Predicted 3D model of a 542-nucleotide part of an RNA (small-subunit ribosomal RNA, 5' domain) from a metagenome.
Context: one part of a larger RNA
């Protein structure tokens, strides 16, 4: 000198853009953060229409005046149809998105290869198919246990839930022909035989659409292996028993001591094993002429974790942050028998700390989940709020104006110097400010309805509707210099000096050093220098 997720002191006009718990991976009140589909299914409730029945009702008709008949209407029950809502069964999604950096010195990450040892829901392409049956179960009803959380027994019922049978291949398994190839086990292509395994329907008048099953390929995502690189310590020198390898098995999507039985006795290490300490890695960031050194906050990629430890289930995918089970610590409820919880999601609270924000708005856009769609959900995201904590920008006026005014300070003091064109005063401007008026883009797209092309699925056109931020940005007009400057320093390094006070005191100080009666170094004043919405100090890095 530069840098910063900074903090502190003094000061502080504006909007733009980005940033904001570096400490206790400490504990958390409250709200929200993952749902969706009724076009998979049976119910339940509500509304409307209508059928039938019942008890009301009573316009009206009739009357021998006692009464009899009786429409509308409304109520209840029942049957049907339509619509709406949805607890439950079922499907898809809760493995993404969001957070944190505790652990990890490791194939964790980076880079380059390999998989002839692998998996892949949704998506795309192609081929083939969906025949015929069965038994349950939640919801619901009845009874019942418990303070609650939550159950139990019996009974009924549906499905795109579940289970047989049929059919069936280029799938899988076995037998096995021929050819080609390689990297050891082998791989690819091909003819044949045997065995095994599948399915689901829904909407619609229909056309058709959305789904379902098997196979092949693609894409995407993942898994495994290897070469090289990846902090400090030798005041850590030897380490290791599933250890190193083999054979055979188990397990896995898959190779493998991954696991197991048996056999052999290997394997690693001064090219630093083992042990200890520290640490998420990279793209990048800072600095530097570079080489290098330092860092890994925001953003992107990968990894790991979700109170601590362990485990599996479901699933295409998890050993699963807002799932399950067990153990532990802690907190809460309890009728003392037993239960509930997990902010390292967004806000917010306490604590810790020098220190870090709102218990805000909207799904309008982008993206995600579900859905045929309308749509619903989305603290992802987009916005707004707070903070000079950062960066770039704008402003705090411009021109004229000498009696060089008053005042201040200084001197060799009837005088002069300096503050200083500075002020006053005159003219001008209006960024900004205040007030009034006008006023976007972000809506590309998609939705509704219609028309046309054309053919059954798309395209075009017309129309309609959708904006949180927001009456914001921006523009115009009016008013009036009006609303807006400080901080540090002035002995040398280092740009900038005099006076007064103090008297080795009070104090300053980054280093040298200053102060003991004329202090350019302390404190004040005047003047000056540097930077400027900032200026200094402190911490850290180069």
């Nucleotide at each position: 000198g530069g840098a910063c997720g900074a903090a502190c002191g003094c000061u502080g006009g504006c909007g733009g853009c980005g940033u904001g718990c570096u400490u206790a991976a400490c504990a958390c009140a409250u709200g929200c953060a993952a749902g969706u589909c009724g076009a998979a299914c049976g119910g339940a409730g509500c509304u409307u229409a209508c059928u039938u029945a019942g008890a009301c009702g009573g316009a009206g008709u009739u009357u021998u005046c006692g009464g009899a008949c009786a429409a509308a209407g409304a109520c209840u029950a029942u049957a049907u149809a339509a619509g709406c809502u949805u607890a439950g069964u079922g499907g898809c999604g809760g493995a993404c998105g969001g957070g944190u950096g505790a652990g990890u010195a490791a194939c964790g990450c980076g880079u380059g290869a390999g998989g002839a040892a692998c998996c892949u829901g949704c998506c795309u392409u192609u081929c083939a198919g969906a025949g015929g049956g069965g038994g349950a179960u939640a919801a619901c009803g009845u009874u019942u246990g418990g303070a609650a959380a939550c159950g139990a027994a019996c009974g009924c019922u549906a499905a795109u839930a579940c289970c047989g049978c049929a059919u069936g291949a280029u799938a899988c398994a076995g037998u096995a022909u021929g050819g080609c190839g390689g990297c050891a086990u082998c791989g690819c292509c091909u003819a044949a035989c045997u065995g095994u395994c599948a399915a689901a329907g829904g909407a619609g008048c229909a056309a058709u659409c959305c789904g379902c099953u098997g196979a092949a390929a693609g894409a995407u995502g993942g898994c495994c292996u290897c070469g090289c690189g990846u902090c400090c310590g030798a005041u850590u020198a030897g380490c290791c028993a599933g250890u190193u390898g083999g054979c055979g098995g188990g397990g896995u999507a898959a190779a493998g001591g991954c696991c197991c039985a048996c056999c052999a006795a290997a394997g690693c290490g001064a090219c630093g094993a083992u042990c200890g300490g520290u640490a998420g890695g990279g793209g990048u960031u800072c600095u530097g002429a570079g080489a290098g050194g330092a860092a890994g906050g925001u953003c992107c990629c990968c990894c790991a974790c979700a109170u601590u430890g362990g485990a599996a289930c479901u699933g295409a995918g998890a050993c699963a942050c807002g799932g399950u089970c067990c153990a532990a610590a802690c907190u809460c409820c309890u009728a003392c028998g037993g239960g509930a919880g997990g902010c390292a999601g967004c806000a917010g609270u306490g604590a810790g700390g020098a220190a870090u924000a709102u218990u805000g708005g909207u799904c309008a856009a982008u993206g995600g989940g579900c859905g045929a769609g309308a749509g619903c959900c989305u603290g992802a995201a987009c916005c707004a709020g707070c903070c000079a904590a950062g960066u770039a920008g704008c402003g705090u006026g411009c021109a004229g104006g000498a009696a060089g005014a008053c005042g201040g300070c200084c001197c060799u003091a009837u005088g002069g110097g300096u503050u200083g064109u500075a002020a006053a005063c005159u003219g001008c401007u209006u960024u900004u400010a205040u007030a009034a008026g006008g006023g976007a883009a972000u809506a590309a797209a998609g939705u509704u309805a219609g028309u046309c092309u054309c053919g059954u699925g798309a395209g075009a056109c017309u129309u309609u509707u959708u904006g949180c931020a927001u009456g914001u940005a921006c523009c115009u007009u009016a008013u009036g210099a009006a609303u807006a400057a400080g901080g540090a320093c002035c002995g040398g390094c280092u740009a900038a000096u005099u006076c007064c006070g103090u008297g080795c005191c009070a104090g300053c100080a980054g280093c040298c050093g200053c102060g003991g009666u004329a202090a350019u170094a302390c404190g004040g004043a005047a003047g000056g220098u540097c930077c400027g919405g900032g200026c200094g100090u402190u911490a850290u890095c180069c």

Its mean pLDDT, the model's own confidence on a scale to 100, is 83.
RNAcentral holds the full RNA, with entries from SILVA.